[in-house]
Context: one part of a larger RNA
Molecule: large-subunit ribosomal RNA, domain I
Organism: bioreactor metagenome
RNA sequence: AGCAUAAGGCGAAUGCCUUGGCACCAGGAGCCGAAGAAGGACGUGACAAGCUGCGAAAAGCUGCGGGAAGGAGCAAAUAUCCGAUGAUCCGCAGAUGUCCGAAUGAGGGAACUCAUCCGCUUUAAUAGGCGGAGAUCCUUAAGUGAAUACAUAGCUUAAGAGAAGGCGACCCGGCGAACUGAAACAUCUAAGUAGCCGGAGGAAGAGAAAGAAAAAUCGAUUUCCUUAGUAGCGGCGAGCGAAAUGGAAAGAGCCCAAACCGGAAGCAUUGCUUCCGGGGUAGUGGACUGCAUCAAAGCACGGCAUAUAUAGUCAAAGGACUCUGGAAAGGUCCGGCGCAGAGGGUGAAACCCCCGUAGGCGAAAUGUAUAAAGUGCAAAGCAGUAUCCGGAGUAGGACCGGACACGAGAAACCCGGUCUGAAGCAGGGGGGCCCACCCCCCAAGGCUAAAUACUACCUGGUGACCGAUAGUGAACAGUACCGUGAGGGAAAGGUGAAAAGAACCCCGGGAGGGGAGUGAAAUAGAACCUGAAACCUUAUGCUU
Numbered sequence: 001a002g003c004a005u006a007a008g009g010c011g012a013a014u015g016c017c018u019u020g021g022c023a024c025c026a027g028g029a030g031c032c033g034a035a036g037a038a039g040g041a042c043g044u045g046a047c048a049a050g051c052u053g054c055g056a057a058a059a060g061c062u063g064c065g066g067g068a069a070g071g072a073g074c075a076a077a078u079a080u081c082c083g084a085u086g087a088u089c090c091g092c093a094g095a096u097g098u099c100c101g102a103a104u105g106a107g108g109g110a111a112c113u114c115a116u117c118c119g120c121u122u123u124a125a126u127a128g129g130c131g132g133a134g135a136u137c138c139u140u141a142a143g144u145g146a147a148u149a150c151a152u153a154g155c156u157u158a159a160g161a162g163a164a165g166g167c168g169a170c171c172c173g174g175c176g177a178a179c180u181g182a183a184a185c186a187u188c189u190a191a192g193u194a195g196c197c198g199g200a201g202g203a204a205g206a207g208a209a210a211g212a213a214a215a216a217u218c219g220a221u222u223u224c225c226u227u228a229g230u231a232g233c234g235g236c237g238a239g240c241g242a243a244a245u246g247g248a249a250a251g252a253g254c255c256c257a258a259a260c261c262g263g264a265a266g267c268a269u270u271g272c273u274u275c276c277g278g279g280g281u282a283g284u285g286g287a288c289u290g291c292a293u294c295a296a297a298g299c300a301c302g303g304c305a306u307a308u309a310u311a312g313u314c315a316a317a318g319g320a321c322u323c324u325g326g327a328a329a330g331g332u333c334c335g336g337c338g339c340a341g342a343g344g345g346u347g348a349a350a351c352c353c354c355c356g357u358a359g360g361c362g363a364a365a366u367g368u369a370u371a372a373a374g375u376g377c378a379a380a381g382c383a384g385u386a387u388c389c390g391g392a393g394u395a396g397g398a399c400c401g402g403a404c405a406c407g408a409g410a411a412a413c414c415c416g417g418u419c420u421g422a423a424g425c426a427g428g429g430g431g432g433c434c435c436a437c438c439c440c441c442c443a444a445g446g447c448u449a450a451a452u453a454c455u456a457c458c459u460g461g462u463g464a465c466c467g468a469u470a471g472u473g474a475a476c477a478g479u480a481c482c483g484u485g486a487g488g489g490a491a492a493g494g495u496g497a498a499a500a501g502a503a504c505c506c507c508g509g510g511a512g513g514g515g516a517g518u519g520a521a522a523u524a525g526a527a528c529c530u531g532a533a534a535c536c537u538u539a540u541g542c543u544u
Base pairs, nucleotide, nucleotide: 001543002542003541004540005539006538007537008536009535015529016494017493020466021465022463023462024461025460026459027458028457029455030454031166032165039100040099041098042055043054044053046078050074051073061094062093063092064091065090066089070082071081072080105114106113107112116133117132118131119130120129121128136163137162138160139159140158141157142156143155144154170201171199172198173197174196175195181188185235211218212217222249223248224247225246232240233239253447254446255445256391260278261277262276263275264274265273266272267271283425285389286388287387288384289383290382291381298377299376300375301374306369307368308367309366310365312361313360314359318334319333320332321331323330335352336351337341343355344354345353396420397419398418399417400416401415402414406432427442428441429440430439431438481488482487501528504515505514506513507512
């Protein structure tokens, strides 16, 4: 030095565990903010570094309700206190709420600086202290008021839970890539995706036919299934890719403009404009003229009671032992309950020990839902058809773009830019170039629940999901640390049933160790469950 065996060290795998994650389901909630948010800074405790809570009234104050013996958070110990005159704790409502932050008196390098006015206080008087006000824009109102005569612009003041800023996804709109694919690449694709911006809601958008169809009809929209990877589009490459019909979910329809009537105001006079009220809303109707008529349904507000949410509360039934053991819930014996044998805990494996569970019960306060009464709104017909009305820089056209599954194509329909530009009910649009016949519909105004999408957040639940190199980055954290910054971003869980966490003695400066003691166990001793391997050491044997 090697090999073997044994005992240790180091080391952390493995096993077991779970406070944490992941995915989903059901219900709720779907917004917060100048009444100052989200997020922070700084404070705040007897002692107080961190976290949590709170805000100079500062781990808290008040009221109401619940609850019942202990309590002063994580967090041990000490001190000092609180509590049956009901604390701590839980719920509801309120008070307080420094400074920054949209940040809004002005400034500013966030958490700081500097003023003004009003009121109170203090002082002999200043100074000081406390409270309040004042940003900008918008709307409304009043006052004032130029060039410029009336006027207008402007200015000032007042009022307004007006706006602003934040926020996870979902939604609508504006702008809008590239990598990539086409085995290269340019049309094309990726993709109207990512990204940026604007806006909103609990959903959004769409929506009551100038529709879809086809010789038969249907009757707003949305979503799903089907149609169908079909018809089509396409350097006819790569790829892109419908719709009607049918089935299902849901179901709801309305209001203006105009004609006409009435009123008011302005300009101006014999009218025109504007405003207000009535009227009226469709593929044939309305105005108008004549006749007839006042009912039900409906909508909004309202809302004793009721239900429900936010604390809670009642809740059955087991004992024994010469068993094993540190410990009984295990074993044995004899019982019981069950609308409860879901689950968790208890020194091991408990239906009957504890918490719960099935099933019941419960609210002073606040929220939500909602029947009735009540109040308000609103509401229809028949006939005639001379006249009037029925959405104009609109429809359409040309050129150029966009969007439609559809790449300019035979390319309709839809949207836009530029230039043009109708009819007007004997009217107009559509039926995929175009024309005719035929059929369907009525644009150029608006609103509209449900079925649908999503989950930052709250509650309950589920898992052939993970179990500490897994599962979130994170069981301990957006921490430590890195970076000027935007930003990047870890590692790290386990004594024991209970600290019973090792008094005392010995060696040592200490660290550490040896006894003693605790414990079932200390090779469970805090570098703490189990404790593999590499690697190191010791002992013994063999070999060289």